[in-house]
Context: one part of a larger RNA
């Protein structure tokens, strides 16, 4: 300077209450706000701020008995939630290698690396503070160990397939010794005659082919690849159809209520009128023709499997196979449930109906359908395939067992995170009630939350 500028968007009144002390704590009425958020839940991020008890120096733009402040002590329970002990992508790493002087750079094989792909848990209750994580019931996955049952197979027995070797038949197959044209020389009574070549002919071996003896040895269960194939496996717009969630009526069900003023025992009022995974069949619908047999120069080896040629059969208003909400039964003689009882304002106990009609999603079926161009990731986890293991095994059904590391509290459109601040700013995603309305936009409500530190 100056007791000045500010006290950073917003509605607070009253009573009680503990307190040295209260506009500002705490309770309570009444009043405003928000209500596609100023509610709920996650994910980055923070990093104890969470919850109890104590405190008031300092920190809060005032004041505090209050607090995200300060001190003690408490709190985070998982096969199934995310992560990991599965794939891979972009990009990084990177044995050999390549390049540089070097320091390093590039980079095969191989790896790591989700914001993607696989992947088995619902419901309810419960603490001051966790909860799909504890606990109630009621499932699931994987892997073991144990019983039984059906079937397959090793051994035995048996069938099949069979390499070297053997023998018998055969061959336009080779060739030896022979034979031997056509052709070329000689001769010559023209009829032939000798000589040379080579094709050809030609047996045993020896090849080939058929057929037969022999039997070495496979094969006739499962299991199974780091190889092959399959599939996973995908884009953007629209439409229409089955559904369901949530919601709204109700004369219907089932509690309580019957009026401080005219009515009000009624078609009155006010509230309630559920529930999962899992399990069973498998609907509405949508896709693909479907079996068997043979042949195969490709899939870096093989292959019964995939491609490729071909044939027979079914079928083509179908059959088969695949995908598939819901909806129904069970789950559930359970659980919640308006309200009532009770208590120390802790606990605890009883419990009614639990229906039927419309509406109806942006959520399911659906990675489906139609149509477009800009033409829309990989590997894995599953089928299958043979390579390769093989003497005991597949599969079902009952029992019992095991099931690792990390994360979990609190905040999350904010006073806890990113802006020097308890900052009018940013900050990804999910849920989506009523009344008007196209609507998630606007008003006003519900749950729920707040009155924003003078």
């Nucleotide at each position: 300077g100056a007791g000045u500028a500010g006290c950073g968007a917003a509605u607070g009144a009253c009573g009680g209450g503990g307190g040295a002390g209260g506009a500002g704590c705490c309770c309570g009425u009444c009043c405003g706000c928000c209500g596609a958020a100023u509610g709920a839940c996650c994910a980055a991020g923070g990093g104890u701020u969470c919850c109890u008890g104590g405190g008031g120096a300092a920190g809060g733009u005032u004041c505090a008995u209050c607090c995200g402040c300060c001190c003690a002590g408490g709190g985070u329970u998982a096969g199934u939630c995310g992560g990991g002990a599965c794939c891979u992508a972009a990009g990084c790493c990177g044995a050999g290698g390549c390049c540089g002087a070097g320091a390093g750079g590039c980079g095969u094989a191989g790896g790591c690396g989700a914001u993607g792909g696989a992947c088995g848990a619902c419901u309810g209750g419960u603490u001051g503070a966790u909860a799909u994580u504890c606990c109630a019931g009621u499932a699931c996955c994987a892997c073991c160990u144990c019983a039984c049952c059906c079937g397959c197979g090793c051994c035995c027995a048996g069938g099949c397939c069979g390499a070297u070797u053997c023998c018998a038949c055969u061959g336009u197959g080779c060739u030896a010794a022979g034979g031997g044209a056509a052709c070329c020389c000689c001769c010559u009574u023209c009829g032939g005659g000798g000589g040379g070549c080579u094709a050809c002919c030609g047996a045993c071996c020896c090849c080939g082919g058929u057929g037969g003896a022999g039997g070495a040895g496979g094969c006739c269960a499962g299991c199974g690849a780091a190889g092959g194939g399959g599939g996973g496996a995908c884009g953007c717009a629209g439409a229409a159809g089955g559904g369901u969630a949530c919601g709204u009526c109700g004369a219907c069900c089932c509690a309580g209520g019957c009026g401080a003023u005219g009515g009000u025992c009624g078609u009155c009022c006010u509230g309630g009128g559920a529930c999962a995974a899992g399990c069973a069949g498998g609907u509405a619908g949508g896709g693909a023709g479907g079996u068997u047999c043979c042949c195969u120069a490709g899939g870096c080896a093989a292959a019964u499997c995939c491609g490729g040629g071909g044939a027979a059969c079914c079928g083509c208003u179908a059959a088969u196979c695949c995908c598939g909400a819901g909806a129904u039964g069970u789950g559930a003689c359970g659980u919640c449930g308006a309200g009532c009882c009770g208590c120390a304002u802790c606990a605890g106990g009883c419990g009614a109906a639990g229906c039927g009609a419309c509406u109806g999603a942006u959520c399911c079926c659906a990675u489906g359908c139609u149509g477009c161009c800009g033409a829309g990731a990989a590997a894995a986890u599953c089928c299958u395939c043979u390579a390769g293991c093989g003497a005991g095994c597949u599969g079902g059904u009952g029992a019992g067992g095991u099931g690792c590391c990390c994360g979990u509290a609190c905040c999350c459109c904010a006073a806890a995170c990113c802006g020097a601040c308890g900052c009018a700013g940013g900050u990804g995603g999910u849920c989506a009630g009523g009344u008007a309305g196209a609507g998630a936009a606007u008003a006003c409500c519900g749950a729920g939350g707040c009155g924003a530190u003078c």
The prediction has a mean pLDDT of 81. This is a predicted structure of a 454-nucleotide part of an RNA (large-subunit ribosomal RNA, domain III) from a soil metagenome. Its Rfam family is "Bacterial large subunit ribosomal RNA".